[in-house]
About this RNA
This is a predicted structure of a 264-nucleotide part of an RNA (large-subunit ribosomal RNA, domain VI) from Thermaerobacter sp. PB12/4term. The organism belongs to Thermaerobacter, within Bacteria. The prediction has a mean pLDDT of 88.

Context: one part of a larger RNA
RNA sequence: CGCAGGAGACUUGAGGGGAGCCUUCCUAGUACGAGAGGACCGGGAAGGACCGACCGCUGGUAUCCCAGUUGUCCCGCCCGGGGCACGGCUGGAACGCCAUGUCGGGACCGGAUAAGCGCUGAAAGCAUCUAAGCGCGAAGCCGACCCCAAGAUGAGGUCUCCCAUCCCGUCAAGGGAGUAAGACCCCUGGUGGAUCACCAGGUCGAUAGGCCGGGCGUGUAAGGACCGCAAGGUCUUCAGCGACCCGGUACUAAUCGGUCGAGG
Numbered sequence: 001c002g003c004a005g006g007a008g009a010c011u012u013g014a015g016g017g018g019a020g021c022c023u024u025c026c027u028a029g030u031a032c033g034a035g036a037g038g039a040c041c042g043g044g045a046a047g048g049a050c051c052g053a054c055c056g057c058u059g060g061u062a063u064c065c066c067a068g069u070u071g072u073c074c075c076g077c078c079c080g081g082g083g084c085a086c087g088g089c090u091g092g093a094a095c096g097c098c099a100u101g102u103c104g105g106g107a108c109c110g111g112a113u114a115a116g117c118g119c120u121g122a123a124a125g126c127a128u129c130u131a132a133g134c135g136c137g138a139a140g141c142c143g144a145c146c147c148c149a150a151g152a153u154g155a156g157g158u159c160u161c162c163c164a165u166c167c168c169g170u171c172a173a174g175g176g177a178g179u180a181a182g183a184c185c186c187c188u189g190g191u192g193g194a195u196c197a198c199c200a201g202g203u204c205g206a207u208a209g210g211c212c213g214g215g216c217g218u219g220u221a222a223g224g225a226c227c228g229c230a231a232g233g234u235c236u237u238c239a240g241c242g243a244c245c246c247g248g249u250a251c252u253a254a255u256c257g258g259u260c261g262a263g264g
């Protein structure tokens, strides 16, 4: 820009893409075969590789969430802390993201067929699966399963919302203005994201921050008291501190505003 008014939702599926795997056991060492070997049909069970999703479990990550600790410099000193040294090092670690973790998938079935196997059957009194006609028959083809999809210009469908103002014009086509439903700008944000888009919100508000409560992680802070000559220990104290998670709460910030948008 188009989809012959303008919007908001929900859809149909032309068409396209993905997937399609393997091992093994029983039947049975049976049928078959001199033997070597070794089934059809039918049934079962785990497992591998691959693909998708997820984080309850197991495990990984963690750039500053907690603790411990070395050297050194600093906060005048002690105490308590801060900086630097690969996050200094070490032990843990929620959320998120992950796999080595967990769950699921390939199927069943239908249609048309290939080679092949047939039925009926002439040409050609026989014979013949073929010439007319008909039936079976593959991990393959078309469906079925998963995903995208109406720019499918052949532009589809359903529901709902908005309605008839003004100006120019041969009052015709058409052009313009302000509006409607609605949308955008702008702003607060998101496990959404390179940007954009998408999604949740914008005071008639829980969108983010803060604060409060809870969870979870560290693992019992500082100060004080007591014990010990001391290193240190005990009590206060399952403390203190916290990235994040789940709730709550308008304290802070989403203020105020602006632009576009039908009349066929």
Base pairs, nucleotide, nucleotide: 001151005162006161007160008159009158010157011156015148016147017146018145021048022047023046024044025043026042032037050105051104052103053102054101058099059098060097061096065092066091067090068089069088070085071084072083073082074081075080109143110142111141116136117135118134119133165177166176167175168174182260183259184258185257186202187201188200189199190198207253208252209251210249211248212247213246214245215244216242217241218240223236224235225234226233227232